[in-house]
Formats: sequence, C1' cells, structure tokens
RNA sequence: UCUGAAACAGGGCAAACCCAUCGAAAGAUGGCGACGCAAAGUCACCGGCCUACAGCAGAAAUGCCAUGGCAGCGGGACCACCAGA
Repeated sequence: UCUGAAACAGGGCAAACCCAUCGAAAGAUGGCGACGCAAAGUCACCGGCCUACAGCAGAAAUGCCAUGGCAGCGGGACCACCAGA
C1' cells in the first nucleotide's frame, strides 16, 4: 500500500421506541435499548436529503432562501484494530 471480515485477541459503535435537556424546526446531547455496522472513527470539500427562526415576496394562503442540520445517503480527504499478501 492492497485485499478480507472466515478465525483469533482486545473488543468497539448503537437504529427504532420511551424519558430528560437544548433548539423556531430539522436535529443534537445524556439515559434506556440493540435494528444493524469492518471504519456506523473524524471532517460538510462535491453531489444529495431535511428544516426555514430571521430575511425577501405576497392582501392572505403560501412561496423562496442556510448562515442550521444529516458522516447510519453516495463520493472525497485524514487516521485506525486483527488476518493475509
């Protein structure tokens, strides 16, 4: 550097539901709990998706908008356990 997740060692993470807190929301954090994961480790750089407080438009309904999010949607970057080459 590449390949693999059959085995070994240490084992790791934790979806949904429910509870609490934060948040306008999406969502996040903690607890509980395991659907799954061989990068389900880190980073919003590219695409995608979610939300729309403020702002803009509108008579209103509503529409637009990321500066807010999702890394467990894909790509990319960085780093890493075990085994093999």

A computed fold for an 85-nucleotide RNA from a Rhodocyclaceae bacterium, annotated as c-di-GMP-I riboswitch aptamer. Its Rfam family is "c-di-GMP-I riboswitch aptamer". Rfam's curators write: GEMM was predicted in a large-scale screen for bacterial structured RNA regulatory elements. The model forms 100% of the base pairs in the Rfam consensus.